Predicted 3D model of a 557-nucleotide part of an RNA (large-subunit ribosomal RNA, domain I) from Paenibacillus rhizosphaerae. Its Rfam family is "Bacterial large subunit ribosomal RNA".

Context: one part of a larger RNA
């Protein structure tokens, strides 16, 4: 030195575990903000820092109403000082306080700072200081003023208004903009894709929506979503690819209000008999309707209503929700063991044998579970009452009305599955430009016949999409190099001027019983003693693999 065996060091794999994650289900909730949000800064404790909590009334604080019932002063031990059956700590409802920054809003500003005006209070001999309130912009309404310029108007000032702003849940929705990689085996039309991304706006959903719709000789009857029709008909350098509708079956269902004609009132204009504005009545339709004229019935034992269709509430009651409460049955015997919930032998409960804990494996030990019960206050939903609102029809066919720079058309584009095509339909730009029911539009060029519908105003629940969040639960999901980046004081430490990037790090034991005391040592550390089932479980702490490093013995050289 090598090999073998034994015993160690170092290291932290593996096994077991879970405090944290991941993915879902059901129900709820789906907004907060000038009454100052979201998010922060700085403070607040008897005792240093941090986290969480709170805000100068400041370490779970103040008031009040309920629950609860013996301990309590957070994590967090210890010391000190206290509170509590006159009900504390704790849990829930409502309220008060709530520094400074932040839309930040008195002015400024390098966020958490600086400097003011006015009113009132306090204070001073007087200034000063302190405290409370108020002072941004915009919009709407009203009043008062008021230029060039006479009336006027613009403008200004003041008052009132819970007007707006800003945040976000990296989700869902609508609108305005809008790529490229890629595919076409290259590439230009095309595709990717109206996707990603940017901007604006809104809601708990949004959008759409009560036929100028489909259909086809038969009919349907607002919208939305799902299944099918169907990868069909079609579109397409007829390439790559794109890709319907009708119909049928379901989910859910709900319909309404205006403009105009006509009537009345009021105001304004001026050409003095018209025009216009506003308000009220009237009216809302496609077997055309309405106005208008004539006539009939009715005005309450009826109908409807807070999500549209008018709009405010009040009361009662029921159910849910925001704290909770009751809740069966073995301390049975014996064995092993440190420990019984395990083995054996006896019981008893079950509308409860879900689960977790307890010194190993417990339906009957604890918390619970099934079942049953419960709210002063707030809130959600339903019902009833009070309350609130409400006319319908026939006949006539002369006159009037039935949404205009609209429909349509030319040119240029876009959207429709549809790439200009035979290209209808819808939308935009530009240039033109009708008709009023004997009207007008559509039925995929266009024309005729036929059929359907009634544009150019508006509102509208449900079925549908999503999940930052709350409650309950589930998993042939992970188990610390996994699962969130983050099981732990993590978006931290650290890196970067910045945008931004971004970790590592879990386990003593059933219980600290965390080694009194003695010895060596300066200490670290160790040897005894003691605790414990175990200390090779001693905090560098469960198990403790391998690489790597040793000690002892044997063999070989």
């Nucleotide at each position: 030195a090598g090999c073998a065996c034994a015993c160690g060091g170092a290291g932290g794999a593996u096994g077991c575990c879970u405090a944290g994650g991941c993915g879902c289900u059901a129900g709820g909730a789906g907004c907060c903000g000038a009454u100052g949000a979201a998010g922060g800064a700085c403070g607040u404790g008897g005792c240093g820092a941090a986290c969480a909590a709170c805000g100068a009334u400041a370490c779970u604080g103040c008031c009040u109403c309920g629950g609860g019932g013996a301990g309590c002063u957070g994590u967090a031990a210890g010391c000190a000082a206290g509170c509590u059956u006159u009900g504390a700590u704790c849990c829930g409802g409502g309220g008060a306080u709530g520094u400074c920054c932040g839309a930040a809003u008195g002015g400024g500003g390098a966020a958490a700072c600086c400097c003011g005006g006015c009113u009132g209070a306090u204070g001073u001999a007087a200034u000063a200081g302190u405290c409370a309130g108020u002072c941004a912009c915009u919009c709407a309404u009203a009043a008062c003023u008021g230029a060039a310029u006479a009336c006027a108007u613009a403008g200004g000032u003041u008052a009132u208004g819970g007007u707006g702003a800003g945040g976000c849940a990296u989700a869902c929705c609508a609108g305005g903009g809008g790529a490229a990689c890629u595919g076409a085996a290259a590439c230009a039309u095309c595709u990717a894709a109206g996707u990603a991304c940017c901007c604006u706006g809104a809601g708990g959903a949004a959008g759409a929506g009560a036929a100028a719709a489909c259909a086809a000789g038969a009919g349907u009857g607002a919208u939305u979503c799902c299944g099918u029709c169907a990868g069909u008909a079609g579109c397409g350098g007829c390439g790559a690819g794109c890709g319907a509708a009708c119909g049928c079956g379901g989910a859910a269902c709900a319909g309404c209000c205006u403009a105009a004609a006509c009537c009345g009132g009021u105001c304004a204009g001026c050409u003095u008999g018209c025009u216009g504005g506003c308000c009220g009545g009237g009216g809302u339709u496609g077997u055309g309707g309405g106005a208008c004229g004539u006539c009939u019935c009715a005005c309450a034992u009826g109908g409807a209503g807070u999500u549209a269709c008018a709009a405010a509430g009040g009361a009662a009651u029921u159910g849910g929700u925001u704290a909770g409460g009751c809740g069966a049955a073995g301390a049975g015997g014996u064995c092993u063991g440190g420990a019984a919930a395990g083995g054996c032998c006896c019981g008893g409960c079950a509308u409860a044998g879900a689960a977790g804990g307890u010194a190993a494996a417990a339906g009957c030990c604890c918390u619970g579970u099934a079942g049953c019960c419960g709210a002063a206050a707030g809130u959600c939903a339903g019902u009833u009452c009070c309350c609130u609102c409400c006319g319908a029809g026939a006949c006539g066919g002369a006159u009037c009305c039935c949404g205009a720079g609209u429909a349509g058309u030319g040119c240029g584009g876009g959207g429709c599955a549809c790439g200009u095509g035979a290209a209808a339909c819808c939308c935009c730009g530009u240039a033109u430009g009708a008709a009023u029911c004997u009207g007008g539009c559509a039925g995929g060029a266009c024309c005729a016949u036929c059929u359907g519908c009634u544009a150019a105003g508006g509102c509208u629940a449900a079925a549908u999409a999503c999940u930052c969040c709350c409650u309950a639960g589930c998993g042939a999901c992970c188990g610390a190099u996994a699962g969130u980046g983050a099981a732990a004081c993590a978006g931290u430490a650290c890196c970067g001027u910045g945008a931004g990037g971004g970790a590592a790090a879990g386990g003593u034991g059933a219980a600290a019983a965390g080694c009194a005391c003695c010895c060596c040592g300066g200490a670290a550390g160790g040897g005894g003693a003691g605790u414990g089932a175990a200390a090779u479980a001693g905090a560098a702490c469960c198990u403790g693999a391998a690489a790597c490093c040793g000690u002892g013995u044997g063999c070989u050289u």